[in-house]
RNA sequence: GCUCCUGUAGUUUAGCUUGGACAGAACGUUGGUUUCCUAAACCAAAUAUCGGAGGUUCAAAUCCUCCCAGGGGCA
Numbered sequence: 001g002c003u004c005c006u007g008u009a010g011u012u013u014a015g016c017u018u019g020g021a022c023a024g025a026a027c028g029u030u031g032g033u034u035u036c037c038u039a040a041a042c043c044a045a046a047u048a049u050c051g052g053a054g055g056u057u058c059a060a061a062u063c064c065u066c067c068c069a070g071g072g073g074c075a
Base pairs, nucleotide, nucleotide: 001074002073003072004071005070006069007068010027011026012025013024020058029045030044031043032042033041051067052066053065054064055063
């Protein structure tokens, strides 16, 4: 230099192929019930404008372009 993959709550991730309803889950966190206390169990709550910018569209996590970060391959 060329090329491919990945980036979504605190963490791990689903959803992207085929655009459409408040972006879903597990763990964790907080509060409550229970217990002499803790743990476990159960109930409830909060937390992601989807790596950044721009474009297409009535509508973008999803399609297109550029950039950033990480990783693989080729030279």